[in-house]
RNA sequence: GGGACGGUAGCUCAGACUGGGAGAGCGCUACGCUGAAGACGUAGAUGUCGUGGGUUCAAAUCCCAUCCGUCCCA
Numbered sequence: 001g002g003g004a005c006g007g008u009a010g011c012u013c014a015g016a017c018u019g020g021g022a023g024a025g026c027g028c029u030a031c032g033c034u035g036a037a038g039a040c041g042u043a044g045a046u047g048u049c050g051u052g053g054g055u056u057c058a059a060a061u062c063c064c065a066u067c068c069g070u071c072c073c074a
Base pairs, nucleotide, nucleotide: 001073002072003071004070005069006068007067010026011025012024013023020057028044029043030042031041032040050066051065052064053063054062
C1' cells in the first nucleotide's frame, strides 16, 4: 500500500442480508423476603447504534468518506 471482518447499555452480544417498536443475559438501584447476607420475586434506570456527510416521508440497517481494533496479501 491492497483486502476481509468487527465497533450497539457498565460488561458479553443479538438486531443489519429484507429500512419503520433499540433489545437479551450478566451487572447496577429500590422494594419484598431474611436476625443479616446470598439466592429468589417485583419494579426501575440503562444508549448521540465509532465519527462526519448523502439517499429517503423515515437509517443501527442502504451509499460515500474517515478513525480505531483483529486478521490476510504484498